[in-house]
RNA sequence: AUGAAGUCCACAGGAGAGACCCCGUUAGCCGGGGCGCCGAAGGGGCAAGGCCCGAAAUGGCUUAAACUAUCAGGCAAAAGGACUGCGGAUGGAUG
Repeated sequence: AUGAAGUCCACAGGAGAGACCCCGUUAGCCGGGGCGCCGAAGGGGCAAGGCCCGAAAUGGCUUAAACUAUCAGGCAAAAGGACUGCGGAUGGAUG
């Protein structure tokens, strides 16, 4: 001196699915129960591959996802929201 990945902050965009039924109670909020759904917070599960034992088979360990399931969460609005863009901070790979 170049300044990657990662992490944090701000702004913008950002899907899906019953404003369901009953009770507390009476319009709303809230709580409880019931049936039906969604997946893009988070968490769980698994492949190839790699490693270990072994002649081999078998077995064990490790490892994903926007896949899968639906624990959690969500199903008017609000909030949240993976991810994307832009800006800044940190960082310090690489040259």